[in-house]
RNA sequence: UGCACUGUCGUCUAAUGGUAAGGCACCUGCUCCUCAGGCAGGAGAUUUAUGGUUCGAUUCCAUACAGUGCAU
Numbered sequence: 001u002g003c004a005c006u007g008u009c010g011u012c013u014a015a016u017g018g019u020a021a022g023g024c025a026c027c028u029g030c031u032c033c034u035c036a037g038g039c040a041g042g043a044g045a046u047u048u049a050u051g052g053u054u055c056g057a058u059u060c061c062a063u064a065c066a067g068u069g070c071a072u
Base pairs, nucleotide, nucleotide: 001071002070003069004068005067006066007065010024011023012022013021018055026042027041028040029039030038031037048064049063050062051061052060
């Protein structure tokens, strides 16, 4: 310098145009002598940023930013 891929709760993954789902972790209660485990419930992301397309964008397009890989 060029090309490709990726960016979503603390973390790991879904959602492939129709109002963002789940596991772990966290909080509360029950169970237990206590812890762990188990059971029930709860909180938590307007999706990297700015524009564009669309009635509607996590999703499609452009440009930045960040990361990874390959080539030189």